[in-house]
């Protein structure tokens, strides 16, 4: 480095449907149809578990609609 898995990036509800999975079709592939489906991405750990003391700090993001919850800020 991949890959896997774990956790984390506030929750919720609804909508469409790439992509990727599954069924049909097909002699086998394409291609189409139908159905799932908006964390698939980003950062951290990966043999497991607990206990302590100290500073400092706490990403950027995720179709469209809503609604809730946190910060802020002005009225």
């Nucleotide at each position: 480095u991949u890959a896997c898995c774990c956790a984390a990036g506030g929750a919720g509800c609804g909508c469409u449907g790439c992509a990727g999975c599954g069924a049909c079709c097909g002699c086998c592939c394409a291609c189409g149809u139908c159905g799932c489906c908006a964390g698939g991405c980003u950062u951290g750990g990966g043999c497991c578990g607990c206990a302590u003391u100290c500073a400092c700090u706490c990403a950027a993001c995720g179709g469209c609609g809503c609604u809730c919850a946190c910060c802020u800020g002005a009225a």
A computed fold for a 75-nucleotide RNA from Ottowia oryzae, annotated as SAH (S-adenosyl-L-homocysteine) riboswitch aptamer. The RNAcentral record of the sequence draws on Rfam. The model forms 100% of the base pairs in the Rfam consensus. NCBI's taxonomy places the organism under Bacteria, Pseudomonadati, Burkholderiales, Comamonadaceae, Ottowia.